[in-house]
RNA sequence: AGACAUUCCAAGCCGAAGUCCGUCAUCGGACGCGGGGGAUCCAUCUUCGGGGUGAAGCCGCAUGCCACGCAUGCGGCCGGGUCUACUCUUUGACCCGAACCCGUCAGCUAACCUCGCAGGCAAAAAAAGGGAGGAAUA
Numbered sequence: 001a002g003a004c005a006u007u008c009c010a011a012g013c014c015g016a017a018g019u020c021c022g023u024c025a026u027c028g029g030a031c032g033c034g035g036g037g038g039a040u041c042c043a044u045c046u047u048c049g050g051g052g053u054g055a056a057g058c059c060g061c062a063u064g065c066c067a068c069g070c071a072u073g074c075g076g077c078c079g080g081g082u083c084u085a086c087u088c089u090u091u092g093a094c095c096c097g098a099a100c101c102c103g104u105c106a107g108c109u110a111a112c113c114u115c116g117c118a119g120g121c122a123a124a125a126a127a128a129g130g131g132a133g134g135a136a137u138a
Stems, first nucleotide, its partner, number of pairs: 001006001012121003018031005032117006042107001049105001050102004057077009078097006086131006
């Protein structure tokens, strides 16, 4: 702008998923951020398999089902995010509690080895106190 869908803009948000360089579609490298494996010591389990990333878990009730588990709904405890410069504390409001992967195997773990840097959103606009920082003036 538009009836809506949608498009553009957006000091922005979730997340580790950013910056820079090079011989620059592809690709490679450095720094930065994040993950996994991996001794002694210690610890502990193995079909009811076990384990990893992530906030995404535990318990109770009800209903359903290919049924002792799964799914949905409600509730409790607990965990995570946002409210437009950063951070701490408090209060308030609004949301999320998914998904995927390994493949019988991995606790912690120095040295060491190794992997990722994606994807998805956004038109507003809560408050108080402190810290850091910035600007202006002298």
Predicted 3D model of a 138-nucleotide RNA (c-di-AMP riboswitch aptamer (ydaO/yuaA leader)). Of the family's consensus pairs, 96% are formed in the model.